[in-house]
């Protein structure tokens, strides 16, 4: 230098093909249960790497950039 893959709550992860309410687990906070704790249950907080474009509408499509990984040279 070239090619490919990935980036989503504090941590992990699905959703991208086929644009339309962002999923689940866990952490954290509150409550219930208990004499208390653990376990269990209910509720809540919290995310689409950055910018631009297309569109009524973008995590999703297009372009550029950043970061990480693999391969070639």
């Nucleotide at each position: 230098g070239g090619g490919c893959c990935g980036g989503u709550g504090g941590g992990g992860u699905a959703g991208c093909u086929u644009g339309g309410u962002a999923u689940c687990c866990u952490u954290c906070g509150g409550c219930c249960u208990u004499c208390g704790g653990g376990u269990g249950g209910c509720c809540g907080u919290a995310a689409c790497c950055u910018g631009a474009g297309u569109u009524c509408g973008a995590a999703u499509c297009u372009c550029a950039g950043c970061c990480g990984g693999c391969c070639c040279a």
Molecule: transfer RNA
Organism: Halovenus sp.